[in-house]
Context: one part of a larger RNA
Molecule: large-subunit ribosomal RNA, half B
Organism: bacterium
RNA sequence: UACUCGUUCAGGAACUCGGCAAAAAAGCGGCCGUACCUUCGGUAUAAGGCCUGCCCCGUCGCAAGACGGGGUCGCAGCGAAAGACCCCUCCCGACUGUUUAUCAAAAACACAGGUCCCUGCUAAAGCGAAUAGCUGAUGUAUAGGGGCUGAUGCCUGGCCAGUGUCAGAAGGUUAAACCCGCCGCCGCAAGGUGGUGGGCCAAGCCCUGAUGAACGCCGGCGAUAACUAUAAUCGUCCUAUGGUAGCGAAAUUCCUUGUCGUGUAAGUUACGACCCGCACGAAUGGCAUAACGAGUGGGGGACUGUCUUAACGAGUAGCCCGAUGAAUUUGCAUUAUCGGUAAAGAUGCCGUUUACCCGCAGCAAGACGGAAAGACCCUAUGAAGCUUUACUAUAGCGUGUUAUUGGGUCAAGAUUUGUUCUGCUUAGAAUAGGUGGGAGACUUUGAAACCUCGCUUCCGGGCGAGGCGGAGUCGCAAUAUGAAAUACCACCCUGAAUAAAUUUUGAUUCUAACCGGUACUUAACCAGUGCUGGGACAGUGGCUCGUGGGUAGUUUAACUGGGGCGGUUGCCUCCUAAAAGGUAACGGAGGCGUUUAAAGGUCAGCUAGGCUCGGAUGGAAAUCGAGCCGAUAGCGCAAACGCAUAAGCUGGCUUAACUGCAAGGCAAGCACGCCGCGCAGGUGCGAAAGCAGAAGUUAGUGAUCCGACCAUCCAUAGUGGUAUGGUGGAAGCUCAACGGAUAAAAGCUACUCUAGGGAUAACAGGCUGAUCCGGUCCAAGAGUCCACAUCGACGACCGGGUUUGGCACCUCGAUGUCGGCUCGUCACAUCCUGGGGGUGAAGAAGCUCCCAAGGGUUAGGCUGUUCGCCUAUUAAAGUGGCACGCGAGCUGGGUUCAAAACGUCGUGAGACAGUUUGGUCCUUAUCUGCUGUGGGCGUUCGAAACUUGAGAGGAUUCAUCCCUAGUACGAGAGGACCGGGAUGAAUAGGGCUCUGGUGUACCGGUUGUGGUAUCAACUGCAUUGCCGGGUAGCUAAUCCCUAGUUAGGAUAAGCGCUGAAGGCAUAUAAGCGCGAAGCCGUCCUUAAGAUUAGGUUUCGUUGUCUCGCCGCAAGGCGAGAUAGAAGGUUCGGGGGAGACUACCCCGCAUAUAGGCUGCAGGUGUAAGAUCCGCAAGGAUUUCAGCCGAGCAGUACUAAUCAACCAAAAGU
Repeated sequence: UACUCGUUCAGGAACUCGGCAAAAAAGCGGCCGUACCUUCGGUAUAAGGCCUGCCCCGUCGCAAGACGGGGUCGCAGCGAAAGACCCCUCCCGACUGUUUAUCAAAAACACAGGUCCCUGCUAAAGCGAAUAGCUGAUGUAUAGGGGCUGAUGCCUGGCCAGUGUCAGAAGGUUAAACCCGCCGCCGCAAGGUGGUGGGCCAAGCCCUGAUGAACGCCGGCGAUAACUAUAAUCGUCCUAUGGUAGCGAAAUUCCUUGUCGUGUAAGUUACGACCCGCACGAAUGGCAUAACGAGUGGGGGACUGUCUUAACGAGUAGCCCGAUGAAUUUGCAUUAUCGGUAAAGAUGCCGUUUACCCGCAGCAAGACGGAAAGACCCUAUGAAGCUUUACUAUAGCGUGUUAUUGGGUCAAGAUUUGUUCUGCUUAGAAUAGGUGGGAGACUUUGAAACCUCGCUUCCGGGCGAGGCGGAGUCGCAAUAUGAAAUACCACCCUGAAUAAAUUUUGAUUCUAACCGGUACUUAACCAGUGCUGGGACAGUGGCUCGUGGGUAGUUUAACUGGGGCGGUUGCCUCCUAAAAGGUAACGGAGGCGUUUAAAGGUCAGCUAGGCUCGGAUGGAAAUCGAGCCGAUAGCGCAAACGCAUAAGCUGGCUUAACUGCAAGGCAAGCACGCCGCGCAGGUGCGAAAGCAGAAGUUAGUGAUCCGACCAUCCAUAGUGGUAUGGUGGAAGCUCAACGGAUAAAAGCUACUCUAGGGAUAACAGGCUGAUCCGGUCCAAGAGUCCACAUCGACGACCGGGUUUGGCACCUCGAUGUCGGCUCGUCACAUCCUGGGGGUGAAGAAGCUCCCAAGGGUUAGGCUGUUCGCCUAUUAAAGUGGCACGCGAGCUGGGUUCAAAACGUCGUGAGACAGUUUGGUCCUUAUCUGCUGUGGGCGUUCGAAACUUGAGAGGAUUCAUCCCUAGUACGAGAGGACCGGGAUGAAUAGGGCUCUGGUGUACCGGUUGUGGUAUCAACUGCAUUGCCGGGUAGCUAAUCCCUAGUUAGGAUAAGCGCUGAAGGCAUAUAAGCGCGAAGCCGUCCUUAAGAUUAGGUUUCGUUGUCUCGCCGCAAGGCGAGAUAGAAGGUUCGGGGGAGACUACCCCGCAUAUAGGCUGCAGGUGUAAGAUCCGCAAGGAUUUCAGCCGAGCAGUACUAAUCAACCAAAAGU
């Protein structure tokens, strides 16, 4: 120091996002007593109050126990442990339940209830490759499946235009198959196979309806009442209909902290209202709601260390010793500050400063610390999951056809054949189908006439049947009409009827395929047989059309001062473009995606336009005349260039708007593109020279593939053909993302993933400084007058680097982001305090400017807030920087993952600088830095003390009251300067005498339960069990003491003296002075590693041995060893000193610690005994007994024995 605990004066939520955490009360014991509301069950143990030990006696009772009376002890009797805090109110969800194992327990899910849809049993639905098998279900519509809603109560409005679903069948459209006609090919044939035209023809779609507890949707403008305001009312437009009841600033309200009220000293929250509902609203349910909720808000009580504001104590880590012994990390390290520089934030570069060498304990500001190839953002012709009216497929489903697949009847249709009919322009007797034959035909096998009926009809009639009738009727010829002449016969045509056959379709029926049921058989199944239900359907296979995010594969552009949104994407003209050409930007301006048969060719001719003046209608402008200017006109269209010899305008004739080539060039990455001498053919105009291969020029556009078209002396698989291909030509693309990925393509991702990027955004830094802030200049004006007491427009010029931005320079193999807390530090553009100038300064209080950064700069309510508003104070409640200072210091309320809801947007997946509830904050410190604390060596012999002070740090404050003095001033109200004193506030340092706290080895009380055999006594455990006190120590922004003083020095703004330059004036130029909380000192602390290592005093400076050198020697010099001085250390006893170390005291010549004795002090009257009482218990002995640290005394015990370090010169 951290964690886990214990206690705490006064206050009591002031803390904070939020009473988080903690505390506290009541304790599933007894008695009493309980509100609103209510679904009458609840709420409810609501709330709230009282009681509780022990002993004796009594009453009741079988007992357990209950009740009553009396007594007795303590601070405290549920005496410890265990065991709901409560109330008021809103929202959401009815409830008990369930859920994201491992960040979300919820308002999400579920739920009973409601409702809609499907399903009649071989059920629907589901699993499955399946004609298997199974679930559903050994169930049968009171059943099963699916969707939505979500108890209950009151309710659930309008819209069917869109989408969906269901129903409908007249019509339109429509596949395969089938039928018919025509044309081919193959085949000996039967037949097969193509093309083409037509017929027939299903579902689906179109179409017609229904349907909302299906997906969904539910308006705008203008005017109007006798104050104003408002609009019951009116008009108008649109729509499928225009939101009803209820609710409403809401889990929904942007503006918004809406407005009013309640609550509070103060309320962005809360509650109650209002209604201007950005953007409530009725089973994607609306509104209300008792009960319930580890849900989200607001308030209150109780309670507290959450806080003011922290203190002490306990344990565990930490620290020291012994043992054992990791990891992260690591380019190299000989790893300092500041300023600068630098890829734009440097231990390592430059400059300066600072710094003897090395540890240990700590703190975390930096090492853009560690960890994880950034989850944000962008990029990738990356991935995956999801969606859909993206594209393309596809399971499934629906449809027709065909096979399995058969019989009958009826109806309808088609074809063929037979029979019978049918046929009306006009003219004509009159209803003449065509052609041919033809002079007769029919008739008692019953003619005409008449009646009835049927069919048909052009309404005239025609045909037929029956009855009656009883003998004729028709034709030819003739008259006549007409294209045609009639009886009768034959062959035919149109249309119709009918019969048969074939065939198609529909309906119906049958049973034998096929599919079920059941009985028998069997152990049972299968099979079989009988009976029975269905039945050529169903089912299944092939083909076919439709439907088909159920499933799958994919696509979903680029540029871009990040991306998205917006804009753009090809071509032409101009400027930019820097006098060749070329040249970029999401630079500045405009055009094109054609047109013309003349607007082409040629020959010939002509000249526009404007202004002035004059002139009928006539005007600004029509046409006429004159003059002047001179290309301003015009050239289909943009612009540029060009054009009078005209390229402009007019006329004549015309088609060169030709074919085949092409020298040489321009341009150019390629591919495209552009100009063109000249030659040949044929042509137009012109007398001719000549001109003409479109247009005054530059835009008017699209590669390749693909198939189709025209042409073709091409090739054509044994050969001949043919199919097919080639070649030439021209056409088919807003392939406009215009060098065109495919014939064919949209979205979401916060469930996400990968590769990368600081090539590219969000934070911060950097550059810049538009914006912002500050200042200066000018001075129009305001200020009664007066620019400058004060304010200052229009403008000009600087500075700063706090805003919003711009840029995209470091960082994407990670620089954690708002706010708060803690801790600060700097600037000054000063909020207060200090000094001064001016004032529109009487005083007081102000305004403004100058100097000044020493110190200071409050507590709350609301909100995540910074900010802001408010309450109460204050001398004042400063502005900014420090990575919008500070997350290897804390928090995590906001923002910004995964869950969920509302509003809104979207078909949807989903989305929203909209709202709302919930939601894992890791890291043992190597280096620098910082706070402490040691070791080494040095300080020129070795020591012990005492010091100097270069330097460093700290402190530096302010208020109130009193006196001067109710004086100066002032009409009064009011009310000073200067000077003197007192008391405080905050801050700092020290302390424990007092006041308190704590005090876990002190004393006492006491509950439960064990133990010492039992009683008594003592003791363990239960948080120190709990409770009451408390010594020493520690400790208080709660107690005590002290401090900011005083005399100076130099100054700022400012004020002066003398005084020239400049005979004056002038505070200045020389000189002199005053002048501030500021500066330097004074004051306090530290400080000689101040390597410049200081000073003073005192103490000690000896012996032996070995070796080397010099010297004749004596001796000297040097090196080493050993003993050892002053002194010190180790060691030992200790300390209010302390992590260790260090420091301090002591070490027998001793009070250092322990013990003992005494005292202080704490607790509060021990045990034992005696006495009193039935007992609990009491009294006396006894202010006893016990007692940690305090103060003394006393050697009883232990500080034993010892070891080690330690010196030059000179004399």